[in-house]
The part of an RNA shown here (large-subunit ribosomal RNA, domain I) has 501 nucleotides and comes from a Pseudomonadales bacterium. The coordinates come from a structure-prediction model, not an experiment, and the mean pLDDT is 85. It matches the Rfam family "Bacterial large subunit ribosomal RNA". The source organism's lineage runs through Bacteria, Pseudomonadati, Pseudomonadota, Gammaproteobacteria and Pseudomonadales.

Context: one part of a larger RNA
RNA sequence: CGCAUACGGUGGAUGCCUUGGCAACGAGAGGCGAUGAAAGACGUUGGAGCCUGCGAUAAGCUUCGGGGAGGUGGCAACCGACCUUUGAUCCGGAGAUCUCUGAAUGGGGAAACCCACCUGUCAUAAGGCAGGUAUCCUGUACUGAAUCCAUAGGUACAGGAGGCGAACCAGGGGAACUGAAACAUCUAAGUACCCUGAGGAAAAGAAAUCAACCGAGAUUCCCUUAGUAGCGGCGAGCGAACGGGGACCAGCCCUUAAGCAUGUUUGGUCUUAGUGGAACGCUCUGGAAAGUGCGACCGUAGGGGGUGAUAGUCCCGUACACGAAAAGGCCUUAUAUGUGAAAUCGAGUAGGACGGGACACGUGUUAUCCUGUCUGAACAUGGGGGGACCAUCCUCCAAGGCUAAAUACUCCUCGUUGACCGAUAGUGAACCAGUACCGUGAGGGAAAGGCGAAAAGAACCGCGGUGAGCGGAGUGAAAUAGAUCCUGAAACCGUAUGCGU
Numbered sequence: 001c002g003c004a005u006a007c008g009g010u011g012g013a014u015g016c017c018u019u020g021g022c023a024a025c026g027a028g029a030g031g032c033g034a035u036g037a038a039a040g041a042c043g044u045u046g047g048a049g050c051c052u053g054c055g056a057u058a059a060g061c062u063u064c065g066g067g068g069a070g071g072u073g074g075c076a077a078c079c080g081a082c083c084u085u086u087g088a089u090c091c092g093g094a095g096a097u098c099u100c101u102g103a104a105u106g107g108g109g110a111a112a113c114c115c116a117c118c119u120g121u122c123a124u125a126a127g128g129c130a131g132g133u134a135u136c137c138u139g140u141a142c143u144g145a146a147u148c149c150a151u152a153g154g155u156a157c158a159g160g161a162g163g164c165g166a167a168c169c170a171g172g173g174g175a176a177c178u179g180a181a182a183c184a185u186c187u188a189a190g191u192a193c194c195c196u197g198a199g200g201a202a203a204a205g206a207a208a209u210c211a212a213c214c215g216a217g218a219u220u221c222c223c224u225u226a227g228u229a230g231c232g233g234c235g236a237g238c239g240a241a242c243g244g245g246g247a248c249c250a251g252c253c254c255u256u257a258a259g260c261a262u263g264u265u266u267g268g269u270c271u272u273a274g275u276g277g278a279a280c281g282c283u284c285u286g287g288a289a290a291g292u293g294c295g296a297c298c299g300u301a302g303g304g305g306g307u308g309a310u311a312g313u314c315c316c317g318u319a320c321a322c323g324a325a326a327a328g329g330c331c332u333u334a335u336a337u338g339u340g341a342a343a344u345c346g347a348g349u350a351g352g353a354c355g356g357g358a359c360a361c362g363u364g365u366u367a368u369c370c371u372g373u374c375u376g377a378a379c380a381u382g383g384g385g386g387g388a389c390c391a392u393c394c395u396c397c398a399a400g401g402c403u404a405a406a407u408a409c410u411c412c413u414c415g416u417u418g419a420c421c422g423a424u425a426g427u428g429a430a431c432c433a434g435u436a437c438c439g440u441g442a443g444g445g446a447a448a449g450g451c452g453a454a455a456a457g458a459a460c461c462g463c464g465g466u467g468a469g470c471g472g473a474g475u476g477a478a479a480u481a482g483a484u485c486c487u488g489a490a491a492c493c494g495u496a497u498g499c500g501u
Base pairs, nucleotide, nucleotide: 001500002499003498004497005496006495007494008493009492015486016450017449020421021420022418023417024416025415026414027413028412029410030409031164032163039101040100041099042055043054044053046079047078049075050074051073061095062094063093064092065091066090070083071082072081106115107114108113116133117132118131119130120129121128122127135161136160137159138158139157140156141155142154143153168199169197170196171195172194173193179186183233209216210215220247221246222245223244224243230238231237251402252401253400254346259339260338261337262336263335264334267331268330269329270328271327272326274322275321276320280295281294282293284291296313297312298302304316305315306314351375352374353373354372355371356370357369358368361387382397383396384395385394386393437444438443457485460472461471462470463469
């Protein structure tokens, strides 16, 4: 040095576990904000720090309910001081307080800071306390230039707005990579992205619609028609409708009212705390019984979780049955206020020309819809459409407005489920994670779970540096379960023995 065996070290795979995730389903909710939000800074407990809660009334205050014995939140003990059957802690409703920043709004500002003014009030020496002072829009009143009337402007008061928020929705703008095996029309795609606005949904919506000589009867969504008819450097590709079957159904108004919203009110129901809730013992093994054996019981409850191994009958629960002083949602009865409200059945409109855009439809034989420029009717004895255009026929009534449901989504709450994951998985995050750390910044972004049933977390003794660590002793079922703690693979490193060289 090699091989073999045994025993170790290191390491943290594997197994088992789950506080955390993921995906659904069923309900709810679908907003918060100048009555100051979301997000924060700084404080706040008798004792340092962080988290949670709260705000100078600061892990809390008042009140109304629930509940019924221990409490003074967690890491997290310890010391101290207290509260509590005259009902604490805790849970729920309502209210009060709520520093400073932040739309931030008195002015400024390098957010959490600096500096003011006005009114009232208390003191009167300073000063304290309370309220107010942003901008824009709308309305009302007053005032009021150049310029006579007026208008612009100014002032005051009242009301509203502003900001945040995951997706869904409508509108205004709007790419490129890519595909076409290159590329320019085309495609990607009206997608991504930007802006504006709204709601719990939004949008659309009661035919100047389709159809085809028969008829249908607002809109929206799904299946089909159908990858059809078509469009298309007729390339790549794009791609309907009529009709049929379903979901859901609702119609109305402009001389006015259907309706809608808000407040109050009648009754019901639900939500926000909770309450009751059946039935088991012995024996054996074991550290421990829920396991074994024997014999019982309940069940509208044998869902689930916990308890020293696997419990219907031990605990929490579960089925089932009840429950609200207060606040709120929905339905309902009545009533008040507001809205509807712009106008007078739709004229610079329909239509036309030119240029664009939308329609599955790229100008094409291209109807239909929208309109930037220029034009420009008729008035129900009228007008639009039926895919160039004309006639006949059929059908509808534009240029005003409202409208639930079926549809889309889930930041969020509750419940339930999983041939979903099980710590290199599952969220980036099971753990004090958008943290540590990196970056000037926009931004990027981790690692890290497990002793034991219970800390019973090793008193005491010895060696040692008043160490680290170790040996005894003790606890425990187990300590090769000893805190670098379940299991403890491999690589890698040793010790002992045997054999070989």